Description
RNAcentral holds the full RNA, with entries from SILVA. Predicted 3D model of a 270-nucleotide part of an RNA (large-subunit ribosomal RNA, domain VI) from a marine metagenome.
Context: one part of a larger RNA
RNA sequence: CGCAGGAGAUUUGAGGAGAGCUUUCCCUAGUACGAGAGGACCGGGAAGGACAGACCUCUGGUGUACCGGUUGUUCCGCCAGGAGCAUCGCCGGGUAGCUAUGUCUGGAUGAGAUAAGCGCUGAAAGCAUCUAAGCACGAAGCCAACUUCAAGAUUAGAUCUCCCAUCCAAUGUUAAAUUGGAGUAAGGCCUCCGGUAGACUACCGGGUUGAUAGGCCGCAGGUGUAAGGCCGGUAACGGUUUAAGCUGAGCGGUACUAAUUGGCCGAGGA
Repeated sequence: CGCAGGAGAUUUGAGGAGAGCUUUCCCUAGUACGAGAGGACCGGGAAGGACAGACCUCUGGUGUACCGGUUGUUCCGCCAGGAGCAUCGCCGGGUAGCUAUGUCUGGAUGAGAUAAGCGCUGAAAGCAUCUAAGCACGAAGCCAACUUCAAGAUUAGAUCUCCCAUCCAAUGUUAAAUUGGAGUAAGGCCUCCGGUAGACUACCGGGUUGAUAGGCCGCAGGUGUAAGGCCGGUAACGGUUUAAGCUGAGCGGUACUAAUUGGCCGAGGA
């Protein structure tokens, strides 16, 4: 821009893409078969492998604004307690998120038309012949089925809901109609607070009739018993107050802070 008014939702599916794998064991059955050795079809069941998708409950990894231990040094006047630097100084753990080596799921089943192949009936050619007419079977393959994208499918589809039918000018004999313009409607955008969304854009949530983010409160999870006192010990240190103190992203609550006030676009139905 189009989809012959303008919007908001929900969809149909022409067409496209993806997937399609396979092993071992058990039963049938040591049966059929075979002198024996050996050893099935058909049918049923159970474990796997690789691959693919999703997810983070578990097992782990990471986790540089979480907690603790600790070395050297500088500083906060000193002690104590801390801060900076040294690869996050080093080390031990670790929430959310992201992850695989972790967890879950998948390649199912039935139908249709067929290939090679196997047939029925059957002439040409009194026989024979699956083929010439006709009919029936038959693959991990084909068409569907499964997952997914999808009406720019210009053949531009369908359903539901909302908004209405204004005003001015030009053309026109009037009217109809056309063209241009103006304010608007439903609605949308800008803008702002954000996100499990993201390079940007887009997408999704929220904007006071509000829990969208921050703060605060509570909880979970993490770390592992803070500081300051008191007690014991000459002291290093130990005990107690104290499962303490601290705590990023998690869960819930709460208008304290910030989403103020606003602006723009947007039909009149060939």